[in-house]
Context: one part of a larger RNA
């Protein structure tokens, strides 16, 4: 000098962007953060129309019926492995970089080929029973796109190359003929559903090289290296016998310290500190084990066991896990609001309307940071009064005030403005399907309608200089000096030093100098 997620002192007008627990991965009260499908499936707790009955204030009140929109609980399909969040551990294929083969990939694209025919159950929903509750026991009785057989089988798996062996489920919309037990069959379309190929995406594995610091850590290792066989796993691994390997001074083992990177900060560069926010990758979810589901986890907000805590209990026995947003205590020199919205952009279910989303977008505090504006402009010598210094004459403060003349940026008040962020989506007309003018699907036109922010932005009017300057120095480094008080006293300070009676170095006050909504100090890098 540069820089900081900084903090402290003293000061504060206004805006945009950005950033904001670095300390205890300490413990959390309370709200919210992952749900959605009635176009899977049986049904009806609320609700709300509709038929139908009763009563009776003649339009409101009970009652029944799942018919309708819709839907609490329940079964069952995706999705809770995605997005947030921290950085304890990890000196490692952990991360960076560059190759590699022995592999898996839900949902998406592609191609081919099925989508036949049965069955047994079991939630809920009724009944009894236990019990404070979370929930547990029996009993009857039901439905699926749950679940279980047959059949069917290749460009799929096995293989001794002969062959063996694997699977599905339906739901909607519409409709001319035919048949019907009036439910529907049966056709089309549409979404689905099985099997399988390429792909596309995510993912596991393996291998060079590179990745702190100690030798006042010199040997380490026995499922350890290698083989065989045996079980396992998509693919790596284990175990049992055999064989004595195999790392290391080119630092093996130990032992500290720590996420890695892209990047950030300094420096002409080399380099060196450093990984807050953005973004990629790992790790982890009170602690430690474990394994179920599943295309994917050994799974923050999911299941088991153990342990710390912590809460409820009727003492018999349960609950919970804020390193997600916000808050709260606590520790610390510090670090905001228990805000809005789903209006965009993305995600998840859904056919779709939608429904969820503390992701995200947005408002809230915070001078933390960086940038931009403003706090007046011009004119004005009687060089005013006062201040302060005088050598007493004057100098200086100082065109600076006051006067005159303008101006209104921002604030303040009113009003205007629904710009842009907007497209989609839901109705309507031509072409593909199709038996078909239905209905779906494409493409184009038009129609309505959807903003949290927003008391925005930008404009426009009023009025009046009005509402807005401080902070650090002033010996020499290093811009800027006198006076008064103090008298090695109080005090000062980065070095050098200054201070004992004339202190440009303490304390004040004139004056100047330096940067300004900031200015010093601490801290910490280079």
């Nucleotide at each position: 000098g540069a820089u900081u997620g900084a903090a402290c002192g003293c000061u504060g007008g206004c805006g945009g962007u950005a950033u904001g627990c670095u300390u205890a991965a300490c413990a959390c009260a309370u709200g919210c953060a992952a749900g959605u499908c009635g176009a899977a499936c049986g049904g009806u707790a609320a609700c709300a129309g509709g038929c139908a009955g009763a009563g009776c204030u003649u339009g409101c009140u009970c009652u029944g019926c799942g018919c309708u929109g819709a839907c609490g609980a329940g079964u069952g399909g995706c999705g809770g492995a995605c997005g947030g969040g921290u950085g304890c551990g990890u000196a490692a294929c952990g991360c960076g970089u560059g190759g590699g083969a022995a592999u898996c990939u839900a949902c998406c694209u592609u191609g081919u080929a099925g989508u036949g025919g049965g069955g047994g159950a079991u939630a809920g929903c009724c009944c009894g029973g236990a019990g404070a509750a979370g929930u547990c026991c029996g009993g009857a009785u039901u439905a699926a796109u749950a679940c279980c057989g047959c059949a069917u089988a290749a460009u799929c798996u096995c293989u001794a190359c002969g062959g063996a062996g694997c699977a599905a489920a339906g739901u909607g919309g519409g409709g001319g003929a035919u048949c019907u037990u009036c439910g529907g069959a049966c056709c089309u379309c549409a979404c689905g559903c099985u099997a399988u190929u390429a792909g596309a995406u995510g993912a596991g594995c393996c291998c060079g090289c590179g990745u702190u610091a100690g030798a006042u850590u010199a040997g380490c290792u026995u499922g350890u290296u290698g083989g065989u066989g045996a079980g396992g796993u998509a693919a790596c691994c284990u175990c049992a016998c055999c064989a004595a390997g195999g790392c290391a001074a080119c630092g093996a083992u130990c032992u500290a310290u720590a996420g890695c990177u892209g990047g950030u900060u300094u420096g002409a560069g080399a380099g060196g500190a450093u990984g807050a926010u953005c973004a990629g990758c790992c790790a982890c979810a009170c602690u430690g084990g474990g394994a179920c589901u599943g295309a994917g986890g050994c799974a923050c907000g999911g299941c088991c066991c153990a342990g710390a805590c912590u809460c409820c209990u009727a003492c018999g026995g349960g609950a919970g896990g804020c390193a997600g947003c916000a808050g709260u205590g606590g520790g610390g020199a510090a670090u905001a609001c228990u805000g809005g919205a789903c209006a965009a952009u993305g995600g998840g279910c859904g056919c779709a309307a939608g429904c969820c989303u503390g992701a995200u977008c947005c408002a809230g505090c915070a001078a933390u940071a960086c940038c931009g504006c403003g706090u007046g402009u011009g004119u004005g010598a009687a060089g005013a009064a006062g201040g302060c210094c005088u050598g007493a004459g004057g100098g200086u403060u100082g065109u600076a005030a006051a006067g005159c003349a303008c101006u209104u940026u921002c604030a303040a008040u009113a009003g205007a403005g629904a710009c842009g962020a907007a497209a989609a989506g839901c109705c309507u007309a031509a072409g593909g399907u199709u038996a078909a003018u239905a209905g779906c699907c494409u493409u184009g036109g038009g129609u309505c309608u959807u903003g949290a922010c927003u008391u925005a932005a930008c404009c426009u009017a009023u009025a009046g200089a009005a509402g807005a300057a401080g902070c650090a120095c002033c010996g020499g480094c290093u811009a800027a000096c006198u006076c008064c008080g103090u008298g090695c006293c109080a005090g000062c300070a980065g070095c050098c030093g200054c201070g004992g009676u004339a202190a440009u170095a303490c304390g004040g006050a004139u004056g100047g100098u330096g940067c300004a909504a900031g200015c010093g100090u601490u801290a910490a890098u280079c």